[in-house]
Context: one part of a larger RNA
RNA sequence: UUGGGCGUAAAGCGCGCGUAGGCCGCUUGAUAAGUUGGACGUGAAAGCUCUCGGCUCAACUGAGAGAGGUCGUUCAAAACUGCCAGGCUUGAGGUUAGAAGAGGAGAGUGCAAUUCCCGGUGUAGUGGUGGAAAUGCGUAGAUAUCGGGAGGAACUCCAGUGGCGAAGGCGGCUCUCUGGUCUAUACCUGACGCUGAGGUGCGAAAGCGUGGGGAGCGAACGGGAUUAGAUACCCCGGUAGUCCACGCCGUAAACGAUGGAUACUAGGUGUAGGGGAUGUAUAAAUUUUCUGUGCCGAAGCUAACGCGAUAAGUAUCCCGCCUGGGGAGUACGGCCGCAAGGUUAAAACUC
Repeated sequence: UUGGGCGUAAAGCGCGCGUAGGCCGCUUGAUAAGUUGGACGUGAAAGCUCUCGGCUCAACUGAGAGAGGUCGUUCAAAACUGCCAGGCUUGAGGUUAGAAGAGGAGAGUGCAAUUCCCGGUGUAGUGGUGGAAAUGCGUAGAUAUCGGGAGGAACUCCAGUGGCGAAGGCGGCUCUCUGGUCUAUACCUGACGCUGAGGUGCGAAAGCGUGGGGAGCGAACGGGAUUAGAUACCCCGGUAGUCCACGCCGUAAACGAUGGAUACUAGGUGUAGGGGAUGUAUAAAUUUUCUGUGCCGAAGCUAACGCGAUAAGUAUCCCGCCUGGGGAGUACGGCCGCAAGGUUAAAACUC
């Protein structure tokens, strides 16, 4: 490179936006760049293929024909692709009217609980453990209990294979600002679309910088147990951190281990948000349709497990990635970072 692949064997970028590029709905006319056909020219010789010749054959000095092209000129065709001009509405977007939501940012505010402080009652224990213990706390009055106060963090029930978000993720309540989605109507624009190398933005936790904050928890660390030992599991403490603001880092089993878009292909049964119809005093209920989210399954697919309209089925378009195990996601170099490190990424050697 070809071919074949990427749920679990190697392999889908963590996720958006988007440049170049690739691909692109229905229809009319024009054009003739691609495309198709004809003619002419050219494609030296040798070689290749076929048929002859020839020395006994072969090699071969040879003869004839053919093949060989991203070729040039010219004539023609106009289906397809392209370009140009025009039209259309189904793709896409918008208007209008509704709907649900832990979607995001900021400000404010509430309760229970833990801890600490003050005061009252009260007296000898308390705490801890699978069982036991000990360190610890306590006669300087603890634990328990009642009242008052401080402060930080998290939001019980509702809560649901419920909802929202591109992903990471999002959960007390109120207000302000703000993004997206769905349904109905079929009113407007008229292909404005899909994907997306580079690029750019977002990106859990941990970690880093500066300044705050610090209740609980708690790497490191100290002590007590356990044990042959115990640099652990268990217990008593406890610093960074966890929280806030601003700025970095850019990684995760960032998982559905399943890239995005579009179309098509039996059903059954839940659930969430809308619409229509029947029904009713209103409802309930029944039925239908669109969008999301689960389970089970036909065909089909799969090495099997399983997937099965939310496909791993049937197809098209675009991107990313894989190519035996180890060495190694390492070295060197480049780029990025304050650092930690990240990213790109080999070879020798070895089985």
About this RNA:
Small-subunit ribosomal RNA, central domain from an uncultured bacterium, 351 nucleotides, folded computationally. Model confidence (mean pLDDT): 85 of 100.